[in-house]
Predicted 3D model of a 72-nucleotide RNA (transfer RNA) from Araneus ventricosus. The prediction has a mean pLDDT of 82. RNAcentral holds the sequence, with entries from ENA and Rfam.
RNA sequence: UGGGGAAUAGCUCAGUGGUAGAGCGUUCUACUGCAGAUCGAGAGGUCCCCGGUUCAAACCCGGGUGCCCCCU
Repeated sequence: UGGGGAAUAGCUCAGUGGUAGAGCGUUCUACUGCAGAUCGAGAGGUCCCCGGUUCAAACCCGGGUGCCCCCU
């Protein structure tokens, strides 16, 4: 310099146009002498930013930002 990939909860990730989810973590509860494990309930989101398409965008299109990989 050129090409490719991913950006969604605290972490790891699903979600291919119509209500944002799971596991782990975390809070509360039950159990326990205490804790762990287990059971039940809850909280937690500007879906990286800007614009476009659409009745409707996390999802499609363009641009930007930082990150990872490959070539030179």